[in-house]
RNA sequence: GGGCCCGUAGCUCAGGCGGUUAGAGCAGCAGACUCAUAAUCUGAAGGUCGAAGGUUCAAGUCCUUCCGGGCCCACCA
Numbered sequence: 001g002g003g004c005c006c007g008u009a010g011c012u013c014a015g016g017c018g019g020u021u022a023g024a025g026c027a028g029c030a031g032a033c034u035c036a037u038a039a040u041c042u043g044a045a046g047g048u049c050g051a052a053g054g055u056u057c058a059a060g061u062c063c064u065u066c067c068g069g070g071c072c073c074a075c076c077a
Stems, first nucleotide, its partner, number of pairs: 001073007010026004019057001029043004050066005
C1' cells in the first nucleotide's frame, strides 16, 4: 500500500433482504425470602447503535469519508 471482517447498555452479544416502542444474558441498584449473608424469586433503571455527511416519507440496517480493533496479501533500501 491492497483486500476482508467487526464496532449496539458497565461486560458478552442478538437484531434474514430499511417500517411497530431498540432487546437478551451477566454485573450493578431496589425489594421479597433469611437471625444474617449467599443462592433463589420479583422489579426498576441503564443506549445520541464508533464519528461526520448522504439517500429516503422513514436508517442499528443502504452509500461515502474518517476513527478504533482483528485477519490475510504485498512491500521492506